[in-house]
RNA sequence: GCCCCGGUAGCUCAGCUGGUAGAGCGGUGUGCUGAAGACUCACGCGUCGGCGGUUCGAACCCGUCCCGGGGCA
Numbered sequence: 001g002c003c004c005c006g007g008u009a010g011c012u013c014a015g016c017u018g019g020u021a022g023a024g025c026g027g028u029g030u031g032c033u034g035a036a037g038a039c040u041c042a043c044g045c046g047u048c049g050g051c052g053g054u055u056c057g058a059a060c061c062c063g064u065c066c067c068g069g070g071g072c073a
Base pairs, nucleotide, nucleotide: 001072002071003070004069005068006067007066010025011024012023013022019056026045027043028042029041031039049065050064051063052062053061
């Protein structure tokens, strides 16, 4: 330098040929307890890596850049 895969919640990851974002764990608050743990109830706690474009509408499509992994030179 070229090719492929990936980047979504604090972490590990889903997201169905575009219709407005979820699970588990964790966290916070609450109840319970002398106090904790366990358990109950409540709360996504998010510029979907950045920018631009297409579209009525983009995590998803297009361009470009950044980061991680792998392969070939």
Background
Model confidence (mean pLDDT): 81 of 100. Predicted 3D model of a 73-nucleotide RNA (transfer RNA) from a Myxococcales bacterium. Rfam family: tRNA. The RNAcentral record of the sequence draws on ENA. The organism belongs to Myxococcales, within Bacteria.